The prediction has a mean pLDDT of 91. A computed fold for an 87-nucleotide RNA from a Bacillota bacterium, annotated as c-di-GMP-I-GGC riboswitch aptamer. It was read from a public genome assembly, where an Rfam model found it. Rfam family: c-di-GMP-I-GGC riboswitch aptamer. Its family is annotated with cyclic-di-GMP binding in the Gene Ontology.
RNA sequence: ACCGACAAAGGCAAACCUGUCGAAAGACGGGGACGCAAAGCAAAGGGUCUAAAGCUCGAUAGGGCCAUGACCGCCUGGCUGCCGAAA
Numbered sequence: 001a002c003c004g005a006c007a008a009a010g011g012c013a014a015a016c017c018u019g020u021c022g023a024a025a026g027a028c029g030g031g032g033a034c035g036c037a038a039a040g041c042a043a044a045g046g047g048u049c050u051a052a053a054g055c056u057c058g059a060u061a062g063g064g065c066c067a068u069g070a071c072c073g074c075c076u077g078g079c080u081g082c083c084g085a086a087a
Base pairs, nucleotide, nucleotide: 003084004083011036012035016031017030018029019028020027021026034073040079041078044076045075046074047071048070049069054065055064056063057062
């Protein structure tokens, strides 16, 4: 350097419940643990979710398109990092 153990010391926290914010996706706080060796950081490429505003169809009701919104615990790539058995 790579790699990752029934190691040690610690860390994070899915679903669900709950409060706040948001149009929503979702985010944050509290509880809670399914999991995680980068489940630390960052929306760069792909992907996924939402569709307020905008555009559009429509007599209305309502529909369609659209990210500038969101997800890094979907994949790839980037940056940083604790520990040290085996190979």